[in-house]
RNA sequence: GGGCUGGUGGUCAAGCCCGGUAAGAUGCCUGCCUCACACGCAGGUGAUCCCCGGUUCAAAUCCGGGCCAGCCCA
Numbered sequence: 001g002g003g004c005u006g007g008u009g010g011u012c013a014a015g016c017c018c019g020g021u022a023a024g025a026u027g028c029c030u031g032c033c034u035c036a037c038a039c040g041c042a043g044g045u046g047a048u049c050c051c052c053g054g055u056u057c058a059a060a061u062c063c064g065g066g067c068c069a070g071c072c073c074a
Stems, first nucleotide, its partner, number of pairs: 001073007010026003020057001027045006050066005
């Protein structure tokens, strides 16, 4: 330098192909339970969907250009 894959709550991670309110786990908070803690149960909380631009009534998703990480080639 080129190619491929990935970037989404604090963490992990689905959704992207095929555009229409972003799922789940874990963490955290509250309550119940317990002598108490842990576990468990119930509820709650938390997202510039890496950045900029384009298309569209509407973009995490499609298109273009960047940035970062990993792998492969040179």